[in-house]
RNA sequence: GGGGCAAUGGUUUAGUGGUAUAAUUUCCGCUUAGGGUGCGGAAGGUCCCGAGUUCGUUUCUCGGUUGCCCCC
Numbered sequence: 001g002g003g004g005c006a007a008u009g010g011u012u013u014a015g016u017g018g019u020a021u022a023a024u025u026u027c028c029g030c031u032u033a034g035g036g037u038g039c040g041g042a043a044g045g046u047c048c049c050g051a052g053u054u055c056g057u058u059u060c061u062c063g064g065u066u067g068c069c070c071c072c
Base pairs, nucleotide, nucleotide: 001071002070003069004068005067006066007065010024011023012022018055025043026042027041028040029039030038048064049063050062051061052060
């Protein structure tokens, strides 16, 4: 220098044009003599940034940033 992939709660992760899933974490309750386990509930997200397309974009298009891989 060229090509490909990825970016979503604190962490990990699903998702597809109609404001987002689950696990974990934290808190509360039940259970226990207490703790742990288990069960229930709650909290936690400007879906990396900007522009475009669209009635509407986390999703499609373009550019940028960061990370990983391959080629030279």
Molecule: transfer RNA
Organism: Dunaliella salina